Predicted 3D model of a 130-nucleotide RNA (FMN riboswitch aptamer (RFN element)) from Acetonema longum DSM 6540.
Its mean pLDDT, the model's own confidence on a scale to 100, is 79.
RNA sequence: AAUAGCCUUUGGGGCAAGGUGAAAAAGAGCAAUCUUUUGAUUCCUUACCGGCGGUAUAGUCCGCGAGCCGUAUGGUUGAUCCGGUGCAACUCCGGAACCGACAGUAUAGUCUGGAUGGGAAAAGGCUGAA
Numbered sequence: 001a002a003u004a005g006c007c008u009u010u011g012g013g014g015c016a017a018g019g020u021g022a023a024a025a026a027g028a029g030c031a032a033u034c035u036u037u038u039g040a041u042u043c044c045u046u047a048c049c050g051g052c053g054g055u056a057u058a059g060u061c062c063g064c065g066a067g068c069c070g071u072a073u074g075g076u077u078g079a080u081c082c083g084g085u086g087c088a089a090c091u092c093c094g095g096a097a098c099c100g101a102c103a104g105u106a107u108a109g110u111c112u113g114g115a116u117g118g119g120a121a122a123a124g125g126c127u128g129a130a
Stems, first nucleotide, its partner, number of pairs: 004127007017045003023038006047110002049100002051064004059098002067076003080096005102113003
C1' cells in the first nucleotide's frame, strides 16, 4: 500500500395566518326548515420541506435506499426549463416551473399510524494471512 473478515456509532425534513363548512351535538317548529356551538396542518389563498453515492456544489441528470407488489431470487416506483459565467454546471448565479408510498381521518409531501421498525451509506475501531 492493497485485500479479507468482524465490531461499534451515526444514519429524513416540513403548516404560520386567513377563508370555506362536510359532519356531529343542542334548541325551535306539525312539517319543510331554521338558529347556535364545535368543526380541515387534508379543500381555497398563502407558507414550508428535500435521505445516500457519483458528477463543477443536484428533491427534478446517472444510480441506490425508502415506499409499493411478491414466500423469496426479484419486480416496480415522482418531478425542469430558459438565460448568464466558466475548460467543465439539467448541480453555481438570475428567472420561471414542477414532484412527493401505504393505512386512518373532511380529500394529507408537512397530522396520526405501521416505526423504540427498516435502510442506502458515512465515520471509527479490531483481527488474521501472504

RNAcentral records the identical sequence in 2 taxa.